Fluoride riboswitch aptamer (crcB RNA motif) from Luteibacter sp., 62 nucleotides, folded computationally. Taxonomically the source falls in Luteibacter (Bacteria, Pseudomonadota, Gammaproteobacteria, Lysobacterales). The coordinates come from a structure-prediction model, not an experiment, and the mean pLDDT is 76. The sequence was found by an Rfam model in a public genome assembly.
RNA sequence: UGUCGGCACGGAGAUGGCAUGCCUCCGCGAACCGCCCUCGGGCUGAUGAUGCCUACGUAUCC
Numbered sequence: 001u002g003u004c005g006g007c008a009c010g011g012a013g014a015u016g017g018c019a020u021g022c023c024u025c026c027g028c029g030a031a032c033c034g035c036c037c038u039c040g041g042g043c044u045g046a047u048g049a050u051g052c053c054u055a056c057g058u059a060u061c062c
Base pairs, nucleotide, nucleotide: 001008002007009027010026011025012024013023016053017052018051019050020049022048034043035042036041
């Protein structure tokens, strides 16, 4: 958005990308935009979930 439900379609789920018989939310004035704090500052994670790719760090070797 179709039309009330269901269903379909589209969008979203704290830093990039891919996949899925997966989950949740939202229908555009939407969902969503992490945590702690003495407000000076500090901390974790590239996922909502699962499986991967890439970027970033350190050490060693050439």